[in-house]
């Protein structure tokens, strides 16, 4: 000096689903509070397939392997759950593209 793969930070694109309703509060609206319904998943978070692991049982005259059976761990997501979060605008938002820097696989 190439500059994969990762992080940060900045931009730009980014969906769903009731401006629900009643009472507070307020000059009014929204925000906040309490209560009743409907509803959404793309902040977070939880659940889990195969696979592998360890344990026990049972098999052959015995060990080990091995094979079957039960339990227990690890085990993914955009699935799935609605905890949390959202349901006019803002604002947030998984994800995808770009730029910038850190690093520094391979060459």
């Nucleotide at each position: 000096a190439u500059g994969a793969a990762g992080a940060a930070u900045u931009c730009g694109a980014g969906a769903g689903a009731g401006a629900g309703u009643c009472g507070g509060g307020u000059g009014a609206u929204a925000a906040c509070c309490g209560g009743c319904c409907g509803c959404c998943g793309a902040a977070g978070g939880g659940g889990u397939a195969a696979a592998c692991u360890u344990c026990a049982a049972u098999u052959a005259g015995u060990u080990c392997c091995g094979a079957u059976u039960g339990a227990a761990g690890u085990g993914a997501a955009a699935c799935u759950c609605u905890c949390a979060g959202g349901c006019a605008a803002a604002a947030g938002g998984a994800u995808c593209g770009g730029a910038u820097u850190c690093u520094g696989a391979c060459g």